[in-house]
RNA sequence: UUUAACCUUCGGGGCAGGGUGACACCUGCACGCAAUAAUAAAAGUGCAAGUGAAUUCCCGAUCGGUGGUAAAGCCCACGAGCCUCUUUGGGCAGUGCCCAUUUCCUCUUUGGGAAAUGGGUACCGCAAAAAGCGGGCAUGACUUGGUGACACCUGCACUUGCACUAAACGAAGUGCGGUGCAAGUGAAUUCCAAGGCCGACAGUAUAGUCUGGAUAGUAGAAGGUAAUC
Numbered sequence: 001u002u003u004a005a006c007c008u009u010c011g012g013g014g015c016a017g018g019g020u021g022a023c024a025c026c027u028g029c030a031c032g033c034a035a036u037a038a039u040a041a042a043a044g045u046g047c048a049a050g051u052g053a054a055u056u057c058c059c060g061a062u063c064g065g066u067g068g069u070a071a072a073g074c075c076c077a078c079g080a081g082c083c084u085c086u087u088u089g090g091g092c093a094g095u096g097c098c099c100a101u102u103u104c105c106u107c108u109u110u111g112g113g114a115a116a117u118g119g120g121u122a123c124c125g126c127a128a129a130a131a132g133c134g135g136g137c138a139u140g141a142c143u144u145g146g147u148g149a150c151a152c153c154u155g156c157a158c159u160u161g162c163a164c165u166a167a168a169c170g171a172a173g174u175g176c177g178g179u180g181c182a183a184g185u186g187a188a189u190u191c192c193a194a195g196g197c198c199g200a201c202a203g204u205a206u207a208g209u210c211u212g213g214a215u216a217g218u219a220g221a222a223g224g225u226a227a228u229c
Base pairs, nucleotide, nucleotide: 002227003226005225006224007223008222009221010220015060017059018058019057023052024051025050027048028047029046030045031044061209062208063199064198065078066077067076068075073197074196081137082136083135084134085132086131087130088129091126092125094123095122096121097120098119099118100117101116102115103114104113105112106111142195143194144193145192146191150186151185152184154182155181156180157179158178159177161176162175163174164173165172201212202211203210
C1' cells in the first nucleotide's frame, strides 16, 4: 500500500412558561317516573356551579444521524418504518422403504402374513433463527444579500531546473517549466447576515420533543490482527 478476510470499541438530540378545555368526578336544579284529591323514590335525559384534565390543540420554547461536496436538518445520496424474495436451516409433521422388538393369524412349519412400538434412511411440507452491496412501497423542508477556498486566463518580478542562441576570463539573451504578486472571469442553496420551512409507525385529546416496538436495528467512524506488495 492493497484486501468480497477476521476481531474489538463507538455509533441521535429535543416542551421553559402561559392559554384553551374534549372528557371525567361531584353538587344543585328541571324534565321524567306521574296514572292522582294529595304525597312521591331510583335509573335516565338536559342545564348550571365546583374540582381535575393535552409535554399532542393555541401562543411561545427547543432539537438536528451518516457519506459526498467549500464547513449542509431543507444540494446529491444513505440509514431508520412496512411488505416481500433468495440461500442456509435447528426443530416439527406426513408418506414410502429397511431393521429390531412385542402381539395376533395361517399351517407347505428353521416358513408366510398383519398390526403396534422403537430406530435408520429417502422424499415432500411447515418453520424458529441467520445471511444478502436482493427487490418493492412509504420517505419532509430555502430563499435573498455579502464574502471568496479553489479553478481558468493575462501581465509583472524572481528562478539554483531544461533547451536553444551568442560568448567563453567573467557575464548575457530567448523559450519552456517552477515560485510569488496583481488585474480579470467564474465560483458555497454548506461560510457570514437576514427572513422562512421540515420531521416514520403504534398509543393517547390531534405528538419532531411523551410512552412503546427498542437492553432491538443501522448508514457508518476509529483502532487492531492476518496475509500481500